[in-house]
RNA sequence: AGAGUUUGAUCCUGGCUCAGAAUCAACGCUGGCGGCGUGCCUCAGACAUGCAAGUCGAACGAGAAAGUUCCCUUCGGGGAGCGAGUAAAGUGGCGCACGGGUGAGUAACACGUAGGUAAUCUACCCUCGAGUGGGGAAUAACUCAUGGAAACGUGAGAUAAUACCGCAUAAUGCAGCGGCACCACAUGGUGACAGUUGUUAAAGCGUUUAUGCGCUUGGGGAGGAGCCUGCGGCAGAUUAGCUAGUUGGUAAGGUAACGGCUUACCAAGGCUACGAUCUGUAACCGGCCUGAGAGGGCGGACGGUCACACUGACACUGAAUAACGGGUCAGACUCCUACGGGAGGCAGCAGUCGGGAAUUUUGGGCAAUGGGCGAAAGCCUGACCCAGCAACGCCGCGUGAAGGAUGAAAUCUUUCGGGAUGUAAACUUCGGAAGAAUAGGAAGAAUAAAAUGACGGUACUAUUUUUAAGGUCCGGCUAACUACGUGCCAGCAGCCGCGGUAAUACGUAGGGACCAAGCGUUGUUCGGAUUUACUGGGCGUAAAGGGCGCGUAGGCGGCAUUAUAAGUCACUUGUGAAAUCUCCGGGCUUAACUCGGAGCGGCCAAGUGAUACUGUAAAGCUAGAGUGCAGAAAGGGCAAUCGGAAUUCUUGGUGUAGCGGUGAAAUGCGUAGAUAUCAAGAGGAACACCUGAGGCGAAGGCGGGUUGCUAGGCUGACACUGACGCUGAGGCGCGAAAGCUAGGGUAGCAAACGGGAUUAGAUACCCCGGUAGUCCUAGCCCUAAACGAUGAAUACUUGGUGUCUGGAGUGUUAAGUCUCCGGGUGCCGGCGCUAACGCAUUAAGUAUUCCGCCUGGGGAGUACGCACGCAAGUGUGAAACUCAAAGGAAUUGACGGGGACCCGCACAAGCGGUGGAGCAUGUGGUUUAAUUCGACGCAACGCGAAGAACCUUACCUGGGCUAGAAUGCCUCUGACAGUCCCUUAAUAGGGAUCUUCCUAGCAAUAGGACGGAGUGCAAGGUGCUGCAUGGCUGUCGUCAGCUCGUGUCGUGAGAUGUUGGGUUAAGUCCCGCAACGAGCGCAACCCCUAUCAGUAGUUACCAUCAUUAAGUUGGGGACUCUACUGAGACUGCCGUUGAUAAAACGGAGGAAGGUGGGGAUGACGUCAAGUCAUCAUGGCCUUUAUGCCCAGGGCUACACACGUGCUACAAUGGUUGGUACAAAGCGUCGCAAGCUCGCGAGAGUUAGCCAAUCGCACAAAACCAAUUUCAGUUCGGAUUGGAGUCUGCAACUCGACUCCAUGAAGCUGGAAUCGCUAGUAAUCGCAAAUCAGCAUGUUGCGGUGAAUACGUUCCCGGGUCUUGUACACACCGCCCGUCACAUCACGAGAGUGGGUUGUACUAGAAGCGGCAGGGCUGACCCUUCGGGGGGGCAUGUCGCCACGGUAUGACUCAUGAUUGGGGUGAAGUCGUAACAAGGUA
Repeated sequence: AGAGUUUGAUCCUGGCUCAGAAUCAACGCUGGCGGCGUGCCUCAGACAUGCAAGUCGAACGAGAAAGUUCCCUUCGGGGAGCGAGUAAAGUGGCGCACGGGUGAGUAACACGUAGGUAAUCUACCCUCGAGUGGGGAAUAACUCAUGGAAACGUGAGAUAAUACCGCAUAAUGCAGCGGCACCACAUGGUGACAGUUGUUAAAGCGUUUAUGCGCUUGGGGAGGAGCCUGCGGCAGAUUAGCUAGUUGGUAAGGUAACGGCUUACCAAGGCUACGAUCUGUAACCGGCCUGAGAGGGCGGACGGUCACACUGACACUGAAUAACGGGUCAGACUCCUACGGGAGGCAGCAGUCGGGAAUUUUGGGCAAUGGGCGAAAGCCUGACCCAGCAACGCCGCGUGAAGGAUGAAAUCUUUCGGGAUGUAAACUUCGGAAGAAUAGGAAGAAUAAAAUGACGGUACUAUUUUUAAGGUCCGGCUAACUACGUGCCAGCAGCCGCGGUAAUACGUAGGGACCAAGCGUUGUUCGGAUUUACUGGGCGUAAAGGGCGCGUAGGCGGCAUUAUAAGUCACUUGUGAAAUCUCCGGGCUUAACUCGGAGCGGCCAAGUGAUACUGUAAAGCUAGAGUGCAGAAAGGGCAAUCGGAAUUCUUGGUGUAGCGGUGAAAUGCGUAGAUAUCAAGAGGAACACCUGAGGCGAAGGCGGGUUGCUAGGCUGACACUGACGCUGAGGCGCGAAAGCUAGGGUAGCAAACGGGAUUAGAUACCCCGGUAGUCCUAGCCCUAAACGAUGAAUACUUGGUGUCUGGAGUGUUAAGUCUCCGGGUGCCGGCGCUAACGCAUUAAGUAUUCCGCCUGGGGAGUACGCACGCAAGUGUGAAACUCAAAGGAAUUGACGGGGACCCGCACAAGCGGUGGAGCAUGUGGUUUAAUUCGACGCAACGCGAAGAACCUUACCUGGGCUAGAAUGCCUCUGACAGUCCCUUAAUAGGGAUCUUCCUAGCAAUAGGACGGAGUGCAAGGUGCUGCAUGGCUGUCGUCAGCUCGUGUCGUGAGAUGUUGGGUUAAGUCCCGCAACGAGCGCAACCCCUAUCAGUAGUUACCAUCAUUAAGUUGGGGACUCUACUGAGACUGCCGUUGAUAAAACGGAGGAAGGUGGGGAUGACGUCAAGUCAUCAUGGCCUUUAUGCCCAGGGCUACACACGUGCUACAAUGGUUGGUACAAAGCGUCGCAAGCUCGCGAGAGUUAGCCAAUCGCACAAAACCAAUUUCAGUUCGGAUUGGAGUCUGCAACUCGACUCCAUGAAGCUGGAAUCGCUAGUAAUCGCAAAUCAGCAUGUUGCGGUGAAUACGUUCCCGGGUCUUGUACACACCGCCCGUCACAUCACGAGAGUGGGUUGUACUAGAAGCGGCAGGGCUGACCCUUCGGGGGGGCAUGUCGCCACGGUAUGACUCAUGAUUGGGGUGAAGUCGUAACAAGGUA
C1' cells in the first nucleotide's frame, strides 16, 4: 500500500466482499512449564450458612463462673484466698457518612474544564492566645414484682460519671450604635480606633510524679464539604410551541449559606428554530481500541466524580447522613408462630438456585500496606497481602543439536523407467524446560535494641533419574497439488462461485503451506471506506438544481481615514491529579511486569502587548445599486370593442341517385330528395398568409385589428442619492394541461359510451356517431420530461459567422454600403474542463458568496402520523425483508415488420414439372419375438446402402463354446484336409480310415512353412458417450471477404489501414486519404472443350491410284481421328464516354471478345451441424457374455401420413412395317459373334478378343409409309390366374425376366410448391459401378433441341456503408403484468392484554411543622412552703405528603377472525406492454 466482483470487451459511477489490528469473550479440536495480569457483559433476579465495625477500665457504677488452694462441717454442705477487678452486659466517649459493592436511575451544574463564594460550614489534626471556680437533680446496669410462645417489655426501689442542669468569670467571640483609612463595587470586605452597650464557657482522668491525656473559648492553617457561574460532550421536528411558584418585585419565614427554597401580596412575565417542550437511549471522566492524521467506537480491570443499597416515602442522631451490614411507616416477597404477633434484606467476601453461549474457593493471614478505637500493650479489619481454579489474555522457555544413503522398510504416486515423504528414521556423539527423590535454602523485617513471615521449606542452588505437538488451510483474492471416491447427489462457500463421470473448490489419502501450546470459527469495534469528504466528494446524461419570483431571519459584502481592541497574533503566568502514552535510565537471568526522571496533552483562565485583516463606532468617496431627462423596439399583462375566411346548422332555388369512408369494407346519410351547387340567415370557437434557429416575459406562457389602463428591459448624454448591495431557511405570491364547485355558452373537436370493421381474441390501433370537457365569469386544485434534464449573483479568460434591437462615425443626401460602441438571441470552434458524450465569453473553464439537493438496486415516493384540499389528491416521508448488483458513456458484433447502394433463376418474363391416379423407393407412425442402427428445416426422407433370398446382419427365437472366431511369442505334436459311420434342424462333438512339405546335413538333428493341442501374457464387443476427441464431411458459399506488422489517433475496449469518389464477377482496378506495406482468399497457373500448326501414323483414316461383298487388301500421310508439343485472346487496335485514371460502350480483325464454355480448386470462421456403425481414440460398461459359432426368422409387416421418382391420362399420340445417324464405357471367375432350337425369356455349340484390332452393340427419338378418329379407346398398363426361362446350395416368406389370359385407377390434377437463361430447359436412347442374380435409383455419354428476361417495386438469401438497441447463449434474443401454488416480513383491522405518563378529584400511614395541651411533669426562678411561674411529655387537631382509588387522555409494546399490497421461489396459465420506426415512436 491494496485486491475480488456489473461487461463479449472498455472507461466511469456505485455498492457488496476480503487481506490488518483489537477483545472482560464464547464454541470446536488439541494441550508441557513458568512469570505477570484478568475472570456474571445476561435477572439492580431470589438467597441457606459463615465471616465483612468495632474499640476504650487511663470517663463511670456494678461485677461472676468453672477450676484450684486452705479452713470449718451435723458429711448434706458452708466460708476464705487465687481465678479476677477477668468474662459477659450496661452508662458514657470516639468510630459506624471511611473502606468494600453495583451502574438501576439520571440528558442534569450529574460529569469534565476554567472560575466565583466579598453568600458558607468543617469532628479528628497542626499552630497561636485565654480559661478550666463553685453547686445541683436524675437515670441505666442491679434488686424485687409482673406481661408475652417469641421478639420484646411494664411497674416499684437504689446508684455513678468526662452523661444532664443552673450559677460565677470572660474576650480581639456574637449582636446593636458611631465615625476613619484602604480594597472591591450591586449588596460588601479588611484594618486600626483597646470607642460604647448588651450577651455567651468548661470535666475531669491517669501514673513510673515527669507533668501527660483531656475539656471550654477565640484567631490562623491544612485537608474536606456545600452553593453559584462561563464553556464542552446524544438521537429524533413523523415531538413546535412550553410554563401559574411559572418570571420578576416587596415583606416575612427557613438554611451553615445565596436563592420562589417556602408563604402572602403586587406585576405579567420567562423559555424556544443557535431547537424550548416531549420521546428514546445513556452513569460521566482520566483513559482503552483503531487510525498516517483528522476522526470513529468504547468507558470492563486501575484512578477521580456521581448515583443507588428489596420498592416508595420520611425524618432522628451527628461536624457531616435524608445513612448498604441504623430507625419509622407503607408495599411486594421469604421465614417463625402458641394465630395474639414477630423476624429479614449478599449491587461486602466466599458460596447456592435461577437465567444464559458464558465467568472461580463456603481457602490462609493480619507478616506487609492502609484504616477504626486506645496513653499504650493491644483488639478489630473477606480493605489488603497471599494461595486455589480457568491457555481467558500478554510475555518467556521447552518438546532436542550435530553427524548419518544401501537414499532401509512402509505409505502415496507413476509415462512402470522412476519419483515423493527424506537426513527424515534407524544408528553414533553431545545435551537436558519441568517433575520426582536427596541435601542445602533466601530477600520481602520496618528498629536504638529485642520479638514478629500467611505465602513457604516457596523462589533459588547441587546430585541422580524420567517425560512433552497440535490446529487450520492448499480454485482466485492468498503462501501451498496430486490420486481415489462421488456424479447438480452428498456436500462446500467470506465474495466471485464449485458439484450434471476425467472436480487442484465436495469426502478421504499422500504431499505441501502457515501459525504453534495453541490453531480455527462465531460475535463485536475501528481500519481499508476519499463509501458523510474539516483535512477530503459531488449534482447536463451515473443518485442529486427547489417549477418560478418577491422577500424575513441568517450568511457574505466596494474605495479611503480615524478610534477601539471583540475576533486574530505574540509573550508571560496559573492550571491541565496520579496511573496510562512517548523518550531517557534502573530492577526482576530475558521479556511481559515494575521503579525513577523528563516530555506530551485545552476551542481553558488571567495578565501585558501588536493592529495588517475581519468586527464595532464616527465622519467621508463614487466605480456597485438606485432616481430624474431624451429616444427607439416588442405575440409582456388587463379590459372594452370591431373584422373577414372556414366548419356546422336553418330557409329557399337548381338538380338526381347516390354520398361518405377505408388497406379493403361496413356501420352511417340519402327518393320524406342527400352529396354537389347558388342565395340569404344564425351561432360559437380559432385567428391562414405575414411567421423567421425572429420578438416579449421571472417561470407557466404570449400571435386578427383598434382604443384605454399598466409592468419590465435597452440605448444616449448629463445631473442627483451615497453601499442603499448579493443570496435567501421559514413566509408570501404566481404557476401548462387535466380535474372540481356555481352560473352561462356549445360551431368544430372529442375522454366515457354506442355501432361497424380488423383479429385466435381486440374492452385497442382504423371507420361512423357521440356526452362530459375544450370557451366565458367567479372560486378551488398546485402538479408536469414545470427541461437547457444545467440554481442565483459578480469578476476574469483566444476567435469566426448569422440574426433582432438602439447609438456613433464615414459617405450618399433616396434606399443602401462600410467601420465601431452597447444589449439580446443562435451556430461553429480554440485553451481549459469532462468517465466519455460533449461544454466552450449565453461555460459544464478560472475563482468568490449564498441557497437547494445526493449517498447501492428493489421494497417506495409506498405505509403510518401530521398539514393542506369539496373531492381527486398534494406536501412531508420511513422500516422489515430481499439482491450483488442496479446504472452512465463509449466500443465491437448481432439483429430491426430502420435507411442507402449492389448481387443471385431471388422476383418478374417464359418452358417443363410436383401436389390428383397406379406403381417403385425412402421416412414417420402403427404392428411385431424382431420388424438392427444412424440421418430430422434449408443442409434427414431413391440419405449411409455402388444393389437385405442364405451370407451381408449389427435384430429376434432356439441350440451350442468359454483364454474363446482372428494375430504374435513359448512348449509339445505331425499332420491338416478328404472319405465313411453315429448324433443333430445344423454347426459343433465322438469314432474309424488316410497322412506331411521345404532348407542344411551321411545321419542324428536343427531351422522354417502348414495344421492341431497346451500354457500364460494377452483377447473380443456394430455396447454407451460425436456434448471428451482425431480424421473426414455438410452448410452459409465460389459469397468476397478475413487478418497481420510498423506507424498514427483514443485514458481504454478499440479505431485507422479495409472508409470515401468511380469501377468490377471480385477488398478487381484507379484516384483520394495518417497511413505505409504484407498474408490467407479473388484472379491466374492445372484438366476437358472450341481453331490452327508441328511431330507421329497402328488396331484409327481413305482424297488420289489399284482391288474387294466390305479400307477387305496393296498403297498413301493429304483429310478425319488419335496424343504429345506449341500457337492463339491481351480491352492488344480504332472510336466515344469518363477525371488526362481505372473502366464501360460500340467497331474492326478473328475459330473464339471482354473471366469464350465446362471442371477441379472452398479464406478466417459459424452451426457443441453429421459421423464412436468406415477407421482411429480417452473414459465408462461387459468377460460361462453386451464376446464367439450355427439353423430358422426379421430388416420386405400395413388402417394411414409425407418426401423423391417411374408410367400415364393420349392423335405433336398409339400400333405395324421399312430406312438412317452417336458418344462414352466395359470384357478372361469375362465379353461372346456366327450357326441350330424356342413365339419369347433363353438353351446348345463355339469363332474371335487380355481388345482404336474381337465382343457387349440393333442406339432411340428422328425420317418414310400404313392403320387407328376422340372412346376409358388399338390410350393406360396396375392387379390377378396359368405356363415358363435364368442366376444361385436354396427364389415359400422374398429375385429378375418371358409368353398366354386378365385390363384397375387415371381424361392434365385444390391450396401450395420445384427446376431451368443455351447446346441450357424439354425430350430420346446408350453405357458403367455395385453385382451369382436383382434399378423406375445413382454416375456418366451422346442424339434432337426451344421460349423468355421490360426491369429491380415486391418475396427469399447474401455483401458494403449508415442508423437505433434495454440483444452478446446475440430476435429461436430480451422482457412486462394479472391469475394459480409455496413461503417470508410488513400495513389495516371489531378489538384484547400489558408498560410508561399527563390532568382532575379522592385518599391520607409514618414523619416533620403549626396550634391546643384540660392529663402527666426531677433540676431553674418565686414562695406565705400550701403552691405558683417557666420549660417539657403524652394526647388531640390542622397543613404538607408516600402507597392506593375513581374518571378521562397521551405515548408505546404484544396479540387478533379477516383483509391489503410487497419480496422471494429451473422448467404452471393468459396474453405480448417495453427494447429495432418493437410493428399505433
Notes:
The RNA shown here (small-subunit ribosomal RNA) has 1481 nucleotides and comes from a metagenome. Rfam family: Bacterial small subunit ribosomal RNA. Its mean pLDDT, the model's own confidence on a scale to 100, is 83.